[in-house]
Context: one part of a larger RNA
RNA sequence: UGACGGGGGCCCGCACAAGCGGAGGAGCAUGUGGUUUAAUUCGAUGAUACGCGAGGAACCUUACCUGGGCUUGAAAGUUAGCGACCGGUCCUGAAAGGGAUCUUCCAGCAAUGGCGCGAAACUAGGUGCUGCAUGGCUGUCGUCAGCUCGUGCCGUGAGGUGUUGGGUUAAGUCCCGCAACGAGCGCAACCCCUAUUGUUAGUUACCAGCGAGUAAUGUCGGGAACUCUAACGAAACUGCCCGUGCAAACGGUGAGGAAGGUGGGGACGACGUCAAGUCAUCACGGCCCUUACGUCCAGGGCUACACACGUGCUACAAUGGUCGGUACAACGGGCAGCUACACAGCGAUGUGAUGCUAAUCUCUAAAAACCGAUCUCAGUUCGGAUUGAAGUCUGCAACUCGACUUCAUGAAGCUGGAUUCGCUAGUAAUCGCGCAUCAGCAAUGGCGCGGUGAAUACGUUCCCGGGCCU
Numbered sequence: 001u002g003a004c005g006g007g008g009g010c011c012c013g014c015a016c017a018a019g020c021g022g023a024g025g026a027g028c029a030u031g032u033g034g035u036u037u038a039a040u041u042c043g044a045u046g047a048u049a050c051g052c053g054a055g056g057a058a059c060c061u062u063a064c065c066u067g068g069g070c071u072u073g074a075a076a077g078u079u080a081g082c083g084a085c086c087g088g089u090c091c092u093g094a095a096a097g098g099g100a101u102c103u104u105c106c107a108g109c110a111a112u113g114g115c116g117c118g119a120a121a122c123u124a125g126g127u128g129c130u131g132c133a134u135g136g137c138u139g140u141c142g143u144c145a146g147c148u149c150g151u152g153c154c155g156u157g158a159g160g161u162g163u164u165g166g167g168u169u170a171a172g173u174c175c176c177g178c179a180a181c182g183a184g185c186g187c188a189a190c191c192c193c194u195a196u197u198g199u200u201a202g203u204u205a206c207c208a209g210c211g212a213g214u215a216a217u218g219u220c221g222g223g224a225a226c227u228c229u230a231a232c233g234a235a236a237c238u239g240c241c242c243g244u245g246c247a248a249a250c251g252g253u254g255a256g257g258a259a260g261g262u263g264g265g266g267a268c269g270a271c272g273u274c275a276a277g278u279c280a281u282c283a284c285g286g287c288c289c290u291u292a293c294g295u296c297c298a299g300g301g302c303u304a305c306a307c308a309c310g311u312g313c314u315a316c317a318a319u320g321g322u323c324g325g326u327a328c329a330a331c332g333g334g335c336a337g338c339u340a341c342a343c344a345g346c347g348a349u350g351u352g353a354u355g356c357u358a359a360u361c362u363c364u365a366a367a368a369a370c371c372g373a374u375c376u377c378a379g380u381u382c383g384g385a386u387u388g389a390a391g392u393c394u395g396c397a398a399c400u401c402g403a404c405u406u407c408a409u410g411a412a413g414c415u416g417g418a419u420u421c422g423c424u425a426g427u428a429a430u431c432g433c434g435c436a437u438c439a440g441c442a443a444u445g446g447c448g449c450g451g452u453g454a455a456u457a458c459g460u461u462c463c464c465g466g467g468c469c470u
Stems, first nucleotide, its partner, number of pairs: 007470007015460002019423005026314008034305002042053002064300007077122003081117003087102006105114003125289002128287003134283002136278003139274001141272001146185006152161003165176003191266004196234007206223002210221003237260001240254001241252004316416001320375006332363003337356002341352004382413001387408007429452007
């Protein structure tokens, strides 16, 4: 000077408390450990690994295993040689590959160039090792309020001061004081979305008034009001009032206002910590392999299963299940695509057909809600695992190992021990919808969108983490 203390003081945070809903028990999905295996590729491991890298493992992916091939190599560059390449046929083979055979150059006057084959050489190649040699990127403390510098002053020096103190704030935010005076990185603001409104612009969106038309529909003429779209503005600043205070600021059922004291949300992460993570995104030093640790192919594996843990989904029911009727979204996606509509099928889907490169057409039915009927507390008309049969679709190909449909089957489960997690408002809870990846899909995951919509916070003694002073 720091760090630490079951030392002290002050303060904060869904940290506790007050509440609401879960996990821990069941079935299944998924990840991990372990075990097994020819292989179950590799990495991630308290918080900060475990629905994580993976935003799609049947082949491919793929790095693993078994077997079969190649050796200047699967790809790229340079140099001499050949003239075609492409394509067709045959033999062998699981394929890769190997062998045989037919056909056969282009531009240019030429030099030469293009394209391909192929010997040799230089080169290649490595998801092999080291994240404790590294860059870059990332997690975490933590969106916590801190971390420093110049000059001056103090101290022999390490260093201190400033940054401490009194107030105040979400904040080292601001004010006052002070051997300090200033400054930088952080805080805040500047950026984006959202809440109100004006102007401009009206197509593909809209339809108040006028007219036309239809079985019906902004369908048509038209309109620029409204909704909306998307560009530029306005608006909120403790600006005004009252009270307290030296001030900063704080308080108010204050006014006005769509919004009030950071309006709500996002992006944004200081100096640094953990030799934190990543050599398997990529890059890169060193080491290692070079007829193999490179590379091609077929099949298998990554999907195994006495078990243990994490994260989820579905339930155990009546605030519910089933059946019928009926209403209201937003974000997004679409041409090797989304598909209206009609027909066939109980259905997954198929066949025909139409519009749309989309504010035009389409995915698109929102679901919970509401209205009516039924079930009457039961392992049930709850629950849907598992299994059998028959099918649909994608795709060379669904055996290992896809999703979906129909019929049948109808397991555990009657609210879960110790313990533990999330959340303070359009939040929790609950309900559905969209997208990325993607031929298809193991998505109950992830990222978004809207619908319905609570309870509680006395307080800071205690648990956890953090900040300042001592």
A computed fold for a 470-nucleotide part of an RNA from an uncultured bacterium, annotated as small-subunit ribosomal RNA, 3' major domain. RNAcentral holds the full RNA, with entries from ENA, Greengenes and SILVA. Its mean pLDDT, the model's own confidence on a scale to 100, is 83. Rfam family: Bacterial small subunit ribosomal RNA. Rfam links the family to the GO terms structural constituent of ribosome and ribosome.